[in-house]
RNA sequence: AAACAUUGGAGAGUGCAUAAAAAUGCCGCCGAAGGAGCAAGCCACUACUGGUGAAUCUCUCAGGCAAAAGGACAGUGUUUG
Numbered sequence: 001a002a003a004c005a006u007u008g009g010a011g012a013g014u015g016c017a018u019a020a021a022a023a024u025g026c027c028g029c030c031g032a033a034g035g036a037g038c039a040a041g042c043c044a045c046u047a048c049u050g051g052u053g054a055a056u057c058u059c060u061c062a063g064g065c066a067a068a069a070g071g072a073c074a075g076u077g078u079u080u081g
Base pairs, nucleotide, nucleotide: 001080002079003078004077005076006075007074008073013027015026016025017024018023028065029064030063034061035059036058037057041052042051043050044049
């Protein structure tokens, strides 16, 4: 460093309609799966510019907005390199 197990783990409408949940449509929201974007710096270049360049930042495509599930991240254990 990676994998597995386990524990903790936020935010935002139990919105309206159809027909209870799910689904679909409409409106309003959230950021901590995933995805996308970029600063300084560094490199190239006479220069213009180009390349590289992180995130818990930004965007909200996806996902989510009672519970459940999921969940970045963190703790513990085991295994492998």